The prediction has a mean pLDDT of 82. A computed fold for a 71-nucleotide RNA from a Candidatus Parvarchaeota archaeon, annotated as transfer RNA. The RNAcentral record of the sequence draws on ENA. Rfam family: tRNA. Rfam classes the family as a transfer RNA. The source organism's lineage runs through Archaea, Nanobdellati and Candidatus Parvarchaeota.
[in-house]
RNA sequence: GCCUCCAUAGCUCAGCGGUAGAGCACCUGACUUGUAAUCAGGAGAUGUGGGUUCAACUCCCGCUGGAGGCU
Numbered sequence: 001g002c003c004u005c006c007a008u009a010g011c012u013c014a015g016c017g018g019u020a021g022a023g024c025a026c027c028u029g030a031c032u033u034g035u036a037a038u039c040a041g042g043a044g045a046u047g048u049g050g051g052u053u054c055a056a057c058u059c060c061c062g063c064u065g066g067a068g069g070c071u
Stems, first nucleotide, its partner, number of pairs: 001070007010024004018054001026042005047063005
């Protein structure tokens, strides 16, 4: 230098162009003498800039960062 893949919640991951989900973690409450466990509830995210579309996490392009391969 070229090619491929990845970027979604604090962490690990889902997500058929039409309401963004799960587990763990966190907060509140219940239970307990207290803690843990358990139960109920809650908050929290689409890397960035454009394009296509009535509508984009999803499709296309650029950039940034990461992983792998070729030379």